[in-house]
RNA sequence: CUUGCGGGAGAGAUCGGCAUCACGGGUGCCGGCGCCGAAGGAGCAACCGCCCCGGAAACUCUCAGGCAAAAGGACCGCAGG
Numbered sequence: 001c002u003u004g005c006g007g008g009a010g011a012g013a014u015c016g017g018c019a020u021c022a023c024g025g026g027u028g029c030c031g032g033c034g035c036c037g038a039a040g041g042a043g044c045a046a047c048c049g050c051c052c053c054g055g056a057a058a059c060u061c062u063c064a065g066g067c068a069a070a071a072g073g074a075c076c077g078c079a080g081g
Base pairs, nucleotide, nucleotide: 001081002080003079004078005077006076007075012033014032015031016030017029018028019027020026021025034067035066036065040063041061042060043059047055048054049053
């Protein structure tokens, strides 16, 4: 690095429109407002490389992503390659 197994947080089951179906409702898509920080991405303190400059967190941002469950999920453990 990779494969399998186990663990693994946060934040509206929000509002509107459209489509569809088994139609007091469900599902999907698009949009509005609010929000989260643990895919990815960007920035930076300490620190490291002598300076420039570069590297760089679980900090900062929130482009991307996400806000019932499921899925996903940084990271952690065990086993194999």
Glycine riboswitch aptamer from Stappia indica, 81 nucleotides, folded computationally. Model confidence (mean pLDDT): 75 of 100. Its Rfam family is "Glycine riboswitch aptamer". The literature on the family includes a 2004 paper in Science by Mandal et al., "A glycine-dependent riboswitch that uses cooperative binding to control gene expression". NCBI's taxonomy places the organism under Bacteria, Pseudomonadati, Pseudomonadota, Stappiaceae, Stappia.